[in-house]
A computed fold for a 166-nucleotide RNA from uncultured Fusobacterium sp., annotated as Lysine riboswitch aptamer. The sequence is in RNAcentral, with records from MGnify. The prediction has a mean pLDDT of 80. It matches the Rfam family "Lysine riboswitch aptamer". Gene Ontology term of the family: lysine biosynthetic process.
RNA sequence: GGUAGAGGUUGCAGAAAACAUCAGUAACCUGUUUUAGCUCUGGCAGAGCAGUGAGAACAGGAGAAAGGGAAUUCUGCCGAAAGAUUUAAAAAAGCCUGUUUUAAAUCUUGGGCAUAUAAAAAAUAUUUAUAUGACUGACAUCAGAUAAAACUGAUGUAGCGCUAUC
Numbered sequence: 001g002g003u004a005g006a007g008g009u010u011g012c013a014g015a016a017a018a019c020a021u022c023a024g025u026a027a028c029c030u031g032u033u034u035u036a037g038c039u040c041u042g043g044c045a046g047a048g049c050a051g052u053g054a055g056a057a058c059a060g061g062a063g064a065a066a067g068g069g070a071a072u073u074c075u076g077c078c079g080a081a082a083g084a085u086u087u088a089a090a091a092a093a094g095c096c097u098g099u100u101u102u103a104a105a106u107c108u109u110g111g112g113c114a115u116a117u118a119a120a121a122a123a124u125a126u127u128u129a130u131a132u133g134a135c136u137g138a139c140a141u142c143a144g145a146u147a148a149a150a151c152u153g154a155u156g157u158a159g160c161g162c163u164a165u166c
Stems, first nucleotide, its partner, number of pairs: 001166005008078001011077006019069001028061007037049004042096003081109011110136002113133008138157007
């Protein structure tokens, strides 16, 4: 250097259909009250609506969707993957900023779980990040055990790692 594997029965990611939630919410219609501004991510500009009552509030009618989600099935895998920063390109838009998608570079994280904090989200779901805690897998060192190992305990390290093989 090549090839093949392991960690976990909650390993990681993606897709599909159904289901629950979203929600009796938003848009829409009617009535009442109020009154002059309201909407287009933020700013500028511009456009549209609005005393023929927009917008806001209350009551009634009627009534969604997207994103996210536990389990199931299928697929690809073991830096699987996730996150942060920077750069470039593309999308919508008049400009700036911002948002979304893709790619590259650098950095962090062995893995899942629980708790706390923060952000996102409709949310008590969940996701992401940080910290703490025990659990778990690999390797190294020391000690014990053993004929020798397997094994036990302590400490430490990190996936460009570990095991097997050529």